Molecule: transfer RNA
Organism: Candidatus Dojkabacteria bacterium
RNA sequence: GGGCACUUAGCUCAGCUGGUUAGAGCACGCGAUUCACAUUCGCGGGGUCACAAGUUCGAAUCUUGUAGUGCCCA
Numbered sequence: 001g002g003g004c005a006c007u008u009a010g011c012u013c014a015g016c017u018g019g020u021u022a023g024a025g026c027a028c029g030c031g032a033u034u035c036a037c038a039u040u041c042g043c044g045g046g047g048u049c050a051c052a053a054g055u056u057c058g059a060a061u062c063u064u065g066u067a068g069u070g071c072c073c074a
Stems, first nucleotide, its partner, number of pairs: 001073007010026004019057001028044005050066005
């Protein structure tokens, strides 16, 4: 220098052929249960979907650029 893949909650990840509220588990907070702790159960907080632009009535999803990470080639 070239190519491919990935980037979604604090962590690990889902999200179908673009469609009507962006989710799960763990973690965190509160409550119930207990003499207390743990377990279990219920409720809750937390997101500019890496960043920017474009296409579209509508974008996490499609296109382009930038950045980061990993792998391969030279």